[in-house]
Context: one part of a larger RNA
RNA sequence: UGACGGGGGCCCGCACAAGCAGUGGAGUAUGUGGAUUAAUUCGAAGCAACGCGAAGAACCUUACCAGGUCUUGACAUGGGGAUGAUCGGUGUAGAGAUACACUUUUCCUUCGGGACAUCCCACACAGGUGGUGCAUGGUUGUCGUCAGCUCGUGUCGUGAGAUGUUGGGUUAAGUCCCGCAACGAGCGCAACCCUUAUGAUUAGUUGCUACGCAAGAGCACUCUAAUCAGACUGCCGUUGACAAAACGGAGGAAGGUGGGGAUGACGUCAAAUCAUCAUGCCCCUUAUGACCUGGGCCUCACACGUACUACAAUGGCCGUUAACAACAGGAAGCAAUAUAGCAAUAUGGAGCAAAACCUCAAAAACGGUCUCAGUUCGGAUUGUAGGCUGAAACUCGCCUGCAUGAAGCUGGAAUUGCUAGUAAUCGCAGAUCAGCAUGCUGCGGUGAAUACGUUCCCGGGCCUUGUACA
Numbered sequence: 001u002g003a004c005g006g007g008g009g010c011c012c013g014c015a016c017a018a019g020c021a022g023u024g025g026a027g028u029a030u031g032u033g034g035a036u037u038a039a040u041u042c043g044a045a046g047c048a049a050c051g052c053g054a055a056g057a058a059c060c061u062u063a064c065c066a067g068g069u070c071u072u073g074a075c076a077u078g079g080g081g082a083u084g085a086u087c088g089g090u091g092u093a094g095a096g097a098u099a100c101a102c103u104u105u106u107c108c109u110u111c112g113g114g115a116c117a118u119c120c121c122a123c124a125c126a127g128g129u130g131g132u133g134c135a136u137g138g139u140u141g142u143c144g145u146c147a148g149c150u151c152g153u154g155u156c157g158u159g160a161g162a163u164g165u166u167g168g169g170u171u172a173a174g175u176c177c178c179g180c181a182a183c184g185a186g187c188g189c190a191a192c193c194c195u196u197a198u199g200a201u202u203a204g205u206u207g208c209u210a211c212g213c214a215a216g217a218g219c220a221c222u223c224u225a226a227u228c229a230g231a232c233u234g235c236c237g238u239u240g241a242c243a244a245a246a247c248g249g250a251g252g253a254a255g256g257u258g259g260g261g262a263u264g265a266c267g268u269c270a271a272a273u274c275a276u277c278a279u280g281c282c283c284c285u286u287a288u289g290a291c292c293u294g295g296g297c298c299u300c301a302c303a304c305g306u307a308c309u310a311c312a313a314u315g316g317c318c319g320u321u322a323a324c325a326a327c328a329g330g331a332a333g334c335a336a337u338a339u340a341g342c343a344a345u346a347u348g349g350a351g352c353a354a355a356a357c358c359u360c361a362a363a364a365a366c367g368g369u370c371u372c373a374g375u376u377c378g379g380a381u382u383g384u385a386g387g388c389u390g391a392a393a394c395u396c397g398c399c400u401g402c403a404u405g406a407a408g409c410u411g412g413a414a415u416u417g418c419u420a421g422u423a424a425u426c427g428c429a430g431a432u433c434a435g436c437a438u439g440c441u442g443c444g445g446u447g448a449a450u451a452c453g454u455u456c457c458c459g460g461g462c463c464u465u466g467u468a469c470a
C1' cells in the first nucleotide's frame, strides 16, 4: 500500500421488512447427474453450469457406434504424361457407397494454343469437430450501470509511498458547492443516439370522413412519417453557509435523470470458448483423414434444476349473441368465398411482392346447467380409427375422432420473483423450420397489494481502526 475481521462510523440495493404470486408435494415437458449401452458424440459446473452452445437430432445435421468401402484422397495449389473421355441418360448387381454394360462425345480460338473435365506417375502436400483455453488472438460471462480507476507538474517522506481522490454539506453519481499544498487533466458518471408520452407545420394513398356498399368528392378528425417546439430546478415560497441543493407550490401533456432501451471505466476470476472462426506447439497420415447403409445422440431403478397443466364454483360444460388489440411474417409463399368431412384436414384458388388483401380467431363478457363429489374437477396412460409433412414417421414427429380416465383436494424443512401499466392473469406473432415448442424473442388486453423503516440476513461503496496474510 492492499486484502481480511463473528472491529467501528456513514450510505445504497426487492438485501431485509410490508405485501402479492410462486418453487419445494402430483402428472407431464425439457436440461443435467448417475446408471446402462456397441455407441448412448462433445462442451458448460456455486452465485456467473443444468428449456445452456442447440433460432428447432426420423435420414441429413452428426462430431459417436457396427458393418461395407477409398488411399494424392470428399476439398486446394504446383510438375510431367495421356485422353476427349468424363458429366448426363438407360439397364444390371448391391443395403448403399460403388462396380459393370450400352448410349452420348465439351467450350473459346488470333489456329500457335488456351480453358474445362477425366485418368496415370512420382512427390511436395491435402485432411483432422485429434490434444493443449494453463502457449494464444478474437469473442463472452461476472463483480456491476457499482462509482469508481488513474496520470502530469508541484509539495511532503531516507524510502516503499502519500497528497490531489481526504474534510463539511449535497447527489442516482469522484454529481455539484465550500474548504484545503495542491493546481490541472484523462478513462468512467451525465449529456449527445433510439423509443414512448403533448402540440405545431408539411404531406394525404391503399388510410380517414358522410354511408349498408360502391362511384365520386374532401383532408376537418383518426392515423401515418419527416421537420420543429417542449422540461431547464426555468418561475414563486420555505430551509440552507449568502453556496450546492432539498422540500412545497404554480403553470404544464409531462417535474426534477418524465418512462423504457442502447451504452459496461481500470481491473478480478490462469472464469468460458482450440467444437463458430483464426492460430503456436504436439499427435494421426492405407488413418485420429474420406464415402455409404443401419443404429445412437430419444435408454431408465433413481437424484437435482427450469417450466407447463392441475387440484376446481372468482370454476367446468353447453348454447346463443358477439364487442374491443398490438408487434410481426408472406411468392417453391400467405391464402378468402365455396364444397366434402364429427374433426384433424382435403378439393379449389378470389386477392396479395403488402399502409391494401390474407394469416385473423382472441382471452374476457351474456344465458342455461352442474351443487362440492376424486365430481360434468383433472387430464396422464392405454386401445382403436384416421389426417398431415416428408423417398421414408418401427426405433423416433405432430394433429384429430371415439373409448379409457392415473396421480392430484394447495404441497415439510427450505427457497424464488416482483415497487406500476409493475406483479398476477389472458391470448397473439416471429425466428429456427419440409414436419415438429409447455422453450426463446417480441407484442398487446385486463390489471392489483404493499413499502413503518434500516435493528437483523445477503451483496456493494466511502472513511477509520487492528493484524497470525501478500
Stems, first nucleotide, its partner, number of pairs: 001470002003467003007464007015454002019418005026309008034300002042053002064295007073125001077124002079121006088103006106115003127284002130282003136278002138273003141269001143267001148187006154163003167178003193261004198229007207219003232255001235249005311411001315370005328359003333352002338347003377408001382403007424446007